[in-house]
RNA sequence: GGACGAUUAGCUCAGCUGGUAGAGCAUCCGCUUGACGUGCGGGAGGUCAGCAGUUCAAGUCUGUUAUCGUCCA
Numbered sequence: 001g002g003a004c005g006a007u008u009a010g011c012u013c014a015g016c017u018g019g020u021a022g023a024g025c026a027u028c029c030g031c032u033u034g035a036c037g038u039g040c041g042g043g044a045g046g047u048c049a050g051c052a053g054u055u056c057a058a059g060u061c062u063g064u065u066a067u068c069g070u071c072c073a
Base pairs, nucleotide, nucleotide: 001072002071003070004069005068006067007066010025011024012023013022019056027043028042029041030040031039049065050064051063052062053061
């Protein structure tokens, strides 16, 4: 220098054929307990890596930049 893949909640990851962003764990509150834990119920938490484009509509499609990984030279 080139090819490919990944980037979504604090962490690990889903998200189909473009149509209201989700799960588990963690965290907070309530119930339960003498207390902790477990269990049950509820809540909060997101610039979907950045910028631009296409579209009525983009996490998803296109271009580019950045970071990480694999491979080639």
Transfer RNA from an Oscillospiraceae bacterium, 73 nucleotides, folded computationally. The coordinates come from a structure-prediction model, not an experiment, and the mean pLDDT is 83. It was read from a public genome assembly. Rfam family: tRNA. About the family: Transfer RNA (tRNA) molecules are approximately 80 nucleotides in length. The source organism's lineage runs through Bacteria, Bacillota, Clostridia, Eubacteriales and Oscillospiraceae.